[in-house]
RNA sequence: UCCGACUCAAGGCAAAACCUCCGAAAGGGGGUGACGCAAAGUCUCCGGUCUAAAGAGUUCCGAGGUCAGGGCUCCAGGAUAGCGGGAUUGCCGGU
Numbered sequence: 001u002c003c004g005a006c007u008c009a010a011g012g013c014a015a016a017a018c019c020u021c022c023g024a025a026a027g028g029g030g031g032u033g034a035c036g037c038a039a040a041g042u043c044u045c046c047g048g049u050c051u052a053a054a055g056a057g058u059u060c061c062g063a064g065g066u067c068a069g070g071g072c073u074c075c076a077g078g079a080u081a082g083c084g085g086g087a088u089u090g091c092c093g094g095u
Stems, first nucleotide, its partner, number of pairs: 002094003012037002017032006035082001041088003045085003048080003055074006062067001
């Protein structure tokens, strides 16, 4: 430097579910717990997916009107690194 097919050691992480907290939601933090993981360490740069509070549009009811409220649609700057790619660092072994 490259590789993780086989194999060794030290070990590491922790899905679902349940409890609790945060959040409008998606989801996230902590605890219990192990489905799995050789980067399931870190980073939203690219694609995908999820959510739609705020905002925009539209519609309904009430109303003299402004406007408030409800429904629907659009939208990420929210989320996912355990969806894939990429970047970066690293244990062990082989070369």
c-di-GMP-I riboswitch aptamer from a Rhodocyclaceae bacterium, 95 nucleotides, folded computationally. The prediction has a mean pLDDT of 81. Lineage of the source: Bacteria > Pseudomonadati > Betaproteobacteria > Rhodocyclales > Rhodocyclaceae.